The RNA shown here (transfer RNA) has 80 nucleotides and comes from an uncultured Oscillospiraceae bacterium. Rfam family: tRNA. Its family is annotated with triplet codon-amino acid adaptor activity in the Gene Ontology.

RNA sequence: GCGGGUAUGGCGGAAUUGGCAGACGCGCUGGAUUUAGGUUCCAGUGGGCGACCGUGUGGGUUCGAGUCCCAUUACCCGUA
Numbered sequence: 001g002c003g004g005g006u007a008u009g010g011c012g013g014a015a016u017u018g019g020c021a022g023a024c025g026c027g028c029u030g031g032a033u034u035u036a037g038g039u040u041c042c043a044g045u046g047g048g049c050g051a052c053c054g055u056g057u058g059g060g061u062u063c064g065a066g067u068c069c070c071a072u073u074a075c076c077c078g079u080a
Base pairs, nucleotide, nucleotide: 001079002078003077004076005075006074007073010026011025012024019063027045028044029043030042031041032040046053047052056072057071058070059069060068
């Protein structure tokens, strides 16, 4: 250089056909239990006062995009 793959909350990781983004787990916060801690149980947990915004970045298609198309960045694999 060429070909392929991956990128989603604080972390891991889902989202089957384009139709409520973040299920589930961990962590964290509050509460119950305990002398205290741990364990267990209950509730909450992306951002914003809000309208809204949010899937690496920038465009495009569409009524509607994490998902389809183009370009691009980072990392990984293969290849000369």